A computed fold for a 538-nucleotide part of an RNA from a marine metagenome, annotated as large-subunit ribosomal RNA, domain I. Rfam family: Bacterial large subunit ribosomal RNA.
Context: one part of a larger RNA
RNA sequence: GGCGUAUGGGGGAUGCCUAGGCUCUUGGAGGCGAUGAAGGACGUGUUAAGCUGCGAUAAGCUUCGGGGAGGUGCACAAGACCUUCGAUCCGAAGAUUUCCGAAUGGGGCAACCCAGUAGAUUGAAGAUCUAUUAUUCUAUUUAUAUAGAAGGCGAACCUGCUGAACUGAAACAUCUAAGUAAGCAGAGGAAGAGAAAACAAAAGUGAUUCCGUAAGUAGUGGCGAGCGAACGCGGAUUAGCCCAAACCAGUGUUGUUGCGGCAAGACUGGGGUUGUAGGACCACGAUAUCGAUUAUAUAAAUCAACGAGAACUGUCUGGGAAGGCAGGCCAUAGAAGGUGAGAGCCCUGUAUUGGUAAGUUUAUAUAAUUGUAGUGGUAUCCUGAGUAGGGGGGGACUGGAGAAAUCCCCUUUGAAUCUGCCGGCACCAUCCGGUAAGGCUAAAUACUACCAAGAGACCGAUAGUGAACGAGUACUGUGAAGGAAAGGUGAAAAGUACCCUGAGUAAGGGGGUGAAAAGACCCUGAAACCAUACGCUU
Numbered sequence: 001g002g003c004g005u006a007u008g009g010g011g012g013a014u015g016c017c018u019a020g021g022c023u024c025u026u027g028g029a030g031g032c033g034a035u036g037a038a039g040g041a042c043g044u045g046u047u048a049a050g051c052u053g054c055g056a057u058a059a060g061c062u063u064c065g066g067g068g069a070g071g072u073g074c075a076c077a078a079g080a081c082c083u084u085c086g087a088u089c090c091g092a093a094g095a096u097u098u099c100c101g102a103a104u105g106g107g108g109c110a111a112c113c114c115a116g117u118a119g120a121u122u123g124a125a126g127a128u129c130u131a132u133u134a135u136u137c138u139a140u141u142u143a144u145a146u147a148g149a150a151g152g153c154g155a156a157c158c159u160g161c162u163g164a165a166c167u168g169a170a171a172c173a174u175c176u177a178a179g180u181a182a183g184c185a186g187a188g189g190a191a192g193a194g195a196a197a198a199c200a201a202a203a204g205u206g207a208u209u210c211c212g213u214a215a216g217u218a219g220u221g222g223c224g225a226g227c228g229a230a231c232g233c234g235g236a237u238u239a240g241c242c243c244a245a246a247c248c249a250g251u252g253u254u255g256u257u258g259c260g261g262c263a264a265g266a267c268u269g270g271g272g273u274u275g276u277a278g279g280a281c282c283a284c285g286a287u288a289u290c291g292a293u294u295a296u297a298u299a300a301a302u303c304a305a306c307g308a309g310a311a312c313u314g315u316c317u318g319g320g321a322a323g324g325c326a327g328g329c330c331a332u333a334g335a336a337g338g339u340g341a342g343a344g345c346c347c348u349g350u351a352u353u354g355g356u357a358a359g360u361u362u363a364u365a366u367a368a369u370u371g372u373a374g375u376g377g378u379a380u381c382c383u384g385a386g387u388a389g390g391g392g393g394g395g396a397c398u399g400g401a402g403a404a405a406u407c408c409c410c411u412u413u414g415a416a417u418c419u420g421c422c423g424g425c426a427c428c429a430u431c432c433g434g435u436a437a438g439g440c441u442a443a444a445u446a447c448u449a450c451c452a453a454g455a456g457a458c459c460g461a462u463a464g465u466g467a468a469c470g471a472g473u474a475c476u477g478u479g480a481a482g483g484a485a486a487g488g489u490g491a492a493a494a495g496u497a498c499c500c501u502g503a504g505u506a507a508g509g510g511g512g513u514g515a516a517a518a519g520a521c522c523c524u525g526a527a528a529c530c531a532u533a534c535g536c537u538u
Stems, first nucleotide, its partner, number of pairs: 001537009015523001016488002020459002022456007029448002031153002039100003042055003046078001050074002061094006070082003105114003115133007135150006157188001158186005168175001172222001198205002209236005219227002240440003243384001247270005253264004275418001277383004281377004290371013306354003312327005328345002330334001336348003389413008399425001420435005475482002495522001498510004
């Protein structure tokens, strides 16, 4: 020096655990904000660095309700206190709520500086306090002014505007990726769409939306890569309406006048709303029917904290019984968690049941407001114009300009008026379907930052969120930004009284606690690595 055995050190794997995560389900809620939000700064405790709470009334103040013995958060100890005259705690409603922040009196390097106006502080003050003073839009208004609204934040979902590239085509240019990502604007609990100028095909359907199918079909496509419907059928859910105009009436304005009026235009009210065309108008007839909204009253349901809530003993082992053995009991409750080891019957609970304020919902009644209907005639009038359509240039559709319909935008042109007009994939005819150029509309659908209850052939501390712990922390970076590590004594601190050695409050030896030192670098405690003793061996 090597190997082996043993005993230790070191290290923190493994096992067990879970306080935290992940993914979902059902229900709720779907917003907050100039009455100052979200988010912060600074304060606030007997002592107080951090977290939490709170705001100069500062781990809190008030009222009401619940609850019933302890309490002064995490978080121990000491001290000082509170509490059956009901505290702490829980719920509801209020009060307070510094400064910054849309930040809004002006400024500013956020949490700071400096003002105007009115009032107050016994008079004054270059002092202090209180209130107020931003901008834009809308309404009224001559204006000033007054009143109202907006602004900002928020996870996804939604609508619109703008709009890539990598990539694929085995290169690449049309094409694809993709109207995706990203940016911007806006809205709601959903949004958007929506009551046929629709589909269809000789038969019919009857607003929209979503799902399944049709179907990877018809198509489209350097006919490459790829892209890719609809009709129909089966379901979910169902809901339909209002204007403009004709006509009538009223009120201003303007023009004109022979002062009698006439005309134009504006506003308001009635009327009216469609394709088997309808309406105005004329004639007849009726005052019905069925709703909607709001308010009040009554009743019921739901509903915060919370209340009631069954049933077990003995013995054995053990530190400890919930385990074993023996014999019982409850169950609309054998979900779950805890308790010194596996507990239906020990505790909290669970099934079931009770429960008030405010709110919500439903039903009934009453009142108010408001909507809704017919028959016949058809001469005249009305039925959405720089619109439909055409030319040119683009875009959307399965459709890449094609034989290219349909829809949308820009530009340039530009009709008809119900004997009208549009569509049915160039175009024409017949036939069929519809009635554009105004508007509203629940449900079925999408999503989950948030709340409640629950679930998992999900993870178990190098996993699961980056974060089980004072984590978006410490730390890094000028900055945008990047971004950790770190869980476990024990049933209970019972957290080692006392003695000895020692310079010692270090360390150690006795001794004590405990089931066990598990002794706080604390459950278990692998390997690498280090050391000591012994054996064998070069």